The part of an RNA shown here (large-subunit ribosomal RNA, domain VI) has 246 nucleotides and comes from Candidatus Woesearchaeota archaeon CG07_land_8_20_14_0_80_44_23. Its Rfam family is "Archaeal large subunit ribosomal RNA". Clan: LSU clan. The source organism's lineage runs through Archaea, Nanobdellati and Candidatus Woesearchaeota.
[in-house]
Context: one part of a larger RNA
RNA sequence: UGCAUUAGUGUCUGAGGGGAAGGAUCCUUUAGUACGAGAGGAACAAGGGUUCGGCGCCUCUGGUCCACCGGUUAUCCGACAGGGUAGGCCGGGCAGCUACGCGCCAAGGGAUAAGAGCUGAAAGCAUCUAAGCUCGAAACCCGCCUCAAAAAGAGACACACACGGGAUACUCAUAGAAGAUGAGUUUGAUGGAACUGGGGUGUAAGUGCGAAGGCAUACGACGCAUUCAGCCCGCAGUCACCAACA
Numbered sequence: 001u002g003c004a005u006u007a008g009u010g011u012c013u014g015a016g017g018g019g020a021a022g023g024a025u026c027c028u029u030u031a032g033u034a035c036g037a038g039a040g041g042a043a044c045a046a047g048g049g050u051u052c053g054g055c056g057c058c059u060c061u062g063g064u065c066c067a068c069c070g071g072u073u074a075u076c077c078g079a080c081a082g083g084g085u086a087g088g089c090c091g092g093g094c095a096g097c098u099a100c101g102c103g104c105c106a107a108g109g110g111a112u113a114a115g116a117g118c119u120g121a122a123a124g125c126a127u128c129u130a131a132g133c134u135c136g137a138a139a140c141c142c143g144c145c146u147c148a149a150a151a152a153g154a155g156a157c158a159c160a161c162a163c164g165g166g167a168u169a170c171u172c173a174u175a176g177a178a179g180a181u182g183a184g185u186u187u188g189a190u191g192g193a194a195c196u197g198g199g200g201u202g203u204a205a206g207u208g209c210g211a212a213g214g215c216a217u218a219c220g221a222c223g224c225a226u227u228c229a230g231c232c233c234g235c236a237g238u239c240a241c242c243a244a245c246a
Base pairs, nucleotide, nucleotide: 008159009158010157011156012155016147017146018145019144022052023051024050025049026048027047028046029045035040053105054104055103056102057101061099062098063097064096068092069091070090071089072088073086074085075084076083077082094234108142109141110140115135116134117133118132169185170184171183172182173181190243191242192241194238195237196236197235198233199232200231201230206226207225208224209223210222213219
């Protein structure tokens, strides 16, 4: 672009595609049963695991965590405090991302193959086959997941119909290479700030007291208290303070 005259938004149908989404194995019950003189020794069916593979997820466990917090070394900012540089080294670490962690991955139905049969003639019998019928496999078609109205036989339904509709713009993330997608735009919690909750680290600075030493009231590593402190947060909530204006 198209979609049987002309716009839009939303919800569907499913022709037809894609997938392998499962594979293997062990154990228990059946059962020391059937069977067998004994020795030995099943199955149908049901249940539970293991492993390989597939899809998804991050509650738990583990990993990572150049957000963050702490210890410490060298050096620089004159000292203290607070910092910079070496991702310095080391101890932790939420979210996120992950596997070593967690969840799921049938049954069943249909039509059949080889095969097993029923009824049954040709051929008074017999015969699963010639007419007809019943079963029968991890294979086939459904069932399950997914794409899908460019399916040209181009679908359906609902609501709107000209001061109408969509897009742009702006704030963003459950989305993201760009487009796209999704949440919002004052009739507002979309992002930021603040506060509260939750979480990380692990008890800040300052001050007071103590302290091996030391002539010392100088200096003094370090310890205790103030202090579950201080610092920080990619999370949640509250709240229009800032920005969603034009």